This is a predicted structure of a 97-nucleotide RNA (THF (Tetrahydrofolate) riboswitch aptamer) from Firmicutes bacterium UBA3930. It was read from a public genome assembly, where an Rfam model found it. Model confidence (mean pLDDT): 82 of 100. Lineage of the source: Bacteria > Bacillati > Bacillota.

[in-house]
Order: sequence, then structure tokens, then C1' cells
RNA sequence: AGCAGAGUAGGUUCUGUGCGUCAAGGGUUAGGGGAUGGGAAGUUGCCCCUAAAGGAAGGACAUGUAUUGUCCGCGACACAGCGCCGCGUCCGCUGCC
Repeated sequence: AGCAGAGUAGGUUCUGUGCGUCAAGGGUUAGGGGAUGGGAAGUUGCCCCUAAAGGAAGGACAUGUAUUGUCCGCGACACAGCGCCGCGUCCGCUGCC
């Protein structure tokens, strides 16, 4: 020098716990900020805040009628775990030769 590999933020199935179902959350748009393989910068990816538009699947039972409890559902809901997927640039690490 060449070849190969490891490794991120995250994504997703399943499982568990929980939240909402009197609608938050999730998603969209705009603005602002932040972090991001081992190192550096970095976004069309990710996270946080603000604003706007828009928007849903509930039902049964008990009952002391409530912002209660239980059960079955629903949400392209939250968190965690296993599995699977997973940095484009430069440098580095490991292995082969």
C1' cells in the first nucleotide's frame, strides 16, 4: 500500500411495565438549541424547547356517580430488555497478506 472486520446516534419484531382513551402522546410545518462509531468536523438521520395547523376506538361490569376500580380493546403512546438492521468523509484500532 491492498483486502477484510469491529464499533454510533437511531430504527424495528417480540416481551414486560406504565400512560392516555373527559386525548395527552405520536406524526406534520416553522423557528431556536444540543448530542452523535476510538478521534475530528458533519446532516437529507436523531434528541430537546417554542409556536401553528390538523387529528383518534371505545365498550362491559361493579359502584359510594367521582378526576373511582376491574376486565377486554384501542393509540402507527412512553420506558426497559433480547434478537435483527445500523455513520457518508478523513484519521485511528484489529486481522490477513